[in-house]
Molecule: Lysine riboswitch aptamer
Organism: Rummeliibacillus stabekisii
């Protein structure tokens, strides 16, 4: 000088993690939808404005009462499948969606910041979402478990038990490049 470096391939943690289609239950006796009787001019397209279409004295919008009965989103336990930064969050950016414009919000789907968290549990009149007291997410405590490294005790040793501490840009196996001994 050059390969290049957070190097390559494989693995492990365990109620592990995600998806999917069927199937159960909640959602509900709840929405639409019809029917009556009150009442009388407005109503209706997620928020606000403005347009623009639809319904409206054949009675709408509302309130009572009857029929009348759904379904998405979340959920369960098994099956498959893909996998172990699996995966969720934070935050930015580009695109769709909710009749068009504006402007905010909501959801989806992509990328990125080489953000942040080993996991996976219980706890919480906490927050968000949500019909929910189910369930996710966040945050907080808390024991637990895996990993390494250091102390300390056993062991010829590998490797065991305890303490404590760190993080998955990590351990652990093989291969492999540079340097140094």
């Nucleotide at each position: 000088a050059a390969u290049a470096a957070g190097g390559a391939u494989a693995g492990a943690g365990g109620c592990g993690c995600a998806a999917a289609a069927a199937c159960c239950a909640u959602g509900a006796g709840u929405a639409a939808g019809c029917u009556g009787c009150a009442a009388g001019a407005g109503g209706a397209u997620g928020a606000u404005g403005a347009g623009a279409u639809c319904c409206g004295a054949c009675u709408a919008c509302u309130g009572c009462a009857g029929u009348g009965g759904a379904a998405a989103g979340g959920g369960g336990a098994a099956u498959u499948u893909g996998c172990c930064g699996a995966a969720g969050c934070u935050u930015a950016g580009a695109g769709a969606a909710a009749c068009u414009c504006a402007u905010a919000u909501u959801u989806c789907u992509c990328u990125a910041u080489u953000g942040c968290u080993g996991g996976g549990c219980c706890u919480g009149c906490u927050g968000u979402u949500g019909a929910a007291u189910a369930a996710a997410c966040a945050c907080a405590g808390g024991a637990c478990u895996g990993u390494c490294a250091u102390g300390u005790a056993g062991g010829a040793a590998a490797c065991u038990a305890u303490a404590u501490g760190g993080a998955g840009g990590g351990c652990u196996a093989u291969c492999g490049u540079a340097c140094g001994c």